Description
A computed fold for a 329-nucleotide RNA from an uncultured SAR86 cluster bacterium, annotated as Bacterial RNase P class A. The sequence was found by an Rfam model in a public genome assembly. Rfam family: Bacterial RNase P class A. Rfam classes the family as a ribozyme. The prediction has a mean pLDDT of 76.

RNA sequence: CGAGCUGAUCAGAUAAUCGCUCUUUUGAGAGGAAAGUCCGGGCUCCAUCGGACAAGAUGCCAGGUAACACCUGGGAAGCGUGAGCUUACGGAAAGUGCAGCAGAAAAUAUACCGCCUUUUUUAAGGUAAGGGUGAAAAGGUACGGUAAGAGCGUACCGCUUAAAUGGUAACAUUUAAGGCAUUGCAAACCCCAUCUGGAGCAAGACCAAAUAGAGGUUCUAUAGUUAGUCCAGACUGAACCCGGGUAGGUUGCUUGAGCUAAUUGGCGACAGUUAGCCUAGAUGAAUGAUUAUCCUAGACAGAACCCGGCUUAUAGAUCAGCUCAAUUC
Repeated sequence: CGAGCUGAUCAGAUAAUCGCUCUUUUGAGAGGAAAGUCCGGGCUCCAUCGGACAAGAUGCCAGGUAACACCUGGGAAGCGUGAGCUUACGGAAAGUGCAGCAGAAAAUAUACCGCCUUUUUUAAGGUAAGGGUGAAAAGGUACGGUAAGAGCGUACCGCUUAAAUGGUAACAUUUAAGGCAUUGCAAACCCCAUCUGGAGCAAGACCAAAUAGAGGUUCUAUAGUUAGUCCAGACUGAACCCGGGUAGGUUGCUUGAGCUAAUUGGCGACAGUUAGCCUAGAUGAAUGAUUAUCCUAGACAGAACCCGGCUUAUAGAUCAGCUCAAUUC
């Protein structure tokens, strides 16, 4: 000086004038994603916070958290010179299924070309080393051996089994034995382990007002209803259908698993202690307009019960750590 990797911060600023919403008239007033509605909960109501089955979700190990499919740390496989990044990461010897075309043959595995031997040159026998096809073809490389070849034998690697050591564990290393093989796919069905009631602020509660139940059907306590089915439990006249009235107001509605700072413990996510702060609550829907100055000349984009995540969109500026290449000393 250049190219990268990882993490974090801001999200135009200042002043004035007019205007809007809430509130105790002091004061306050859209986001890093408010978005998607993909997960997890808090809260509210119903209910059985019981068993079995079904259905669904998750899937390496250990931690964090209210909880999670999230986060942190570690392991394995793969990619990258590297800093780092990715993973739908349990099981293919329980079973079923799939692998088109090409190719001789794709799991009941084979002989198209080729190589070797015999020979009546017609053909027969042996072979799976070499070539071809394909995503994948009887483990890979090398040496020996053979008529030519082949784990046929040997060495190393790979695979299977067993033991020891280290680690909480996933796993890693070492040693020994065995010529050992029917490939891949479970983001195919399936098997294994763990977990799972339903509905949702338009939930729910209160006030006011209005109205039409002589309605119909089923069963009738050994019945009916009740979270997908069954059993069990609970309730008791119950369930279903048709018709009519109201849809106005108050509340829920913002003090929270809250935020900031310091400190302690921890590799870390995070947890404890102390101190400080209060930061939108609208309801056809509030923060807008004008002027002046500065500058990085402003993108993506507006809360509607609340919170923790993930994913997607995104102009520009700044900071910190780490890696690599070139040059100079």